[in-house]
RNA sequence: AACCGCAAAAGGCGAACCCGACCGAAAGGCGGGGGCGCAAAGCCACGGGCCUAAAGCCUUAACAGGCCAUGGCAGCCGGGUUGCCGGA
Numbered sequence: 001a002a003c004c005g006c007a008a009a010a011g012g013c014g015a016a017c018c019c020g021a022c023c024g025a026a027a028g029g030c031g032g033g034g035g036c037g038c039a040a041a042g043c044c045a046c047g048g049g050c051c052u053a054a055a056g057c058c059u060u061a062a063c064a065g066g067c068c069a070u071g072g073c074a075g076c077c078g079g080g081u082u083g084c085c086g087g088a
Base pairs, nucleotide, nucleotide: 003087004086005085012038013037017033018032019031020030022029023028036075042081043080044079046078047077048076049073050072051071056067057066058065059064
């Protein structure tokens, strides 16, 4: 260095849910509380998957409906990349 996370220690992250006189059309994000879990639950939307559908397009007399990612999810899976502690 690669490998491993059975054991130890120090720490780290933070699901659901609640709050925001925060952002966003929404999904979602951000901040505070919370703590289910996580050895990459650090980072990157590259492949698949999933969520949303503003603009646009289509249908409709209208109400409304349909399609669509250029918007998201890294705590869905794979891939890439960086890395703490310990074991050996």